[in-house]
């Protein structure tokens, strides 16, 4: 820097002691105890593993055998991540509706896209 995801999942103990949700705003979380370290535990299935299952297409054979690639569903020792709320919501832009204003416009809900994040593989 590129490319995939992000509405689903899953907490328990120890130490410590005021914070914490990335930023802003906001609305939450926290002494019934935050951040942070250790331990165990569980979820996920990006990545890697299956002499793996099924199926499908090429080669290939008399037919079988093999052999190469595509999909699908599963399993999960090992890399990484994750276990309050949708990536908590909202931030720019457009579409839409009723309100207020009635020149310019304002805030609101809903919907899409972006922006920035955040995790993975390159």
């Nucleotide at each position: 820097c590129u490319c995939a995801u992000c509405a689903a999942g899953a907490g328990g103990g120890g130490c410590a002691g005021a914070g914490g949700g990335a930023c802003c705003g906001g609305c939450c979380c926290g002494g019934u105890g935050a951040a942070g370290c250790c331990c165990c535990g569980g979820c996920a299935a990006c990545c890697a593993u299956c002499c793996g299952g099924c199926c499908c297409g090429c080669c290939g054979u008399a037919a079988c055998a093999g052999g190469c690639g595509a999909g699908c569903a599963g399993a999960c020792a090992g890399g990484u991540g994750c276990c309050a709320a949708u990536u908590c919501c909202g931030g720019c832009c457009c579409g839409c509706g009723g309100g207020c204003a009635a020149c310019c416009g304002c805030a609101c809900g809903c919907g899409g896209g972006g922006a920035a994040g955040a995790u993975g593989a390159g």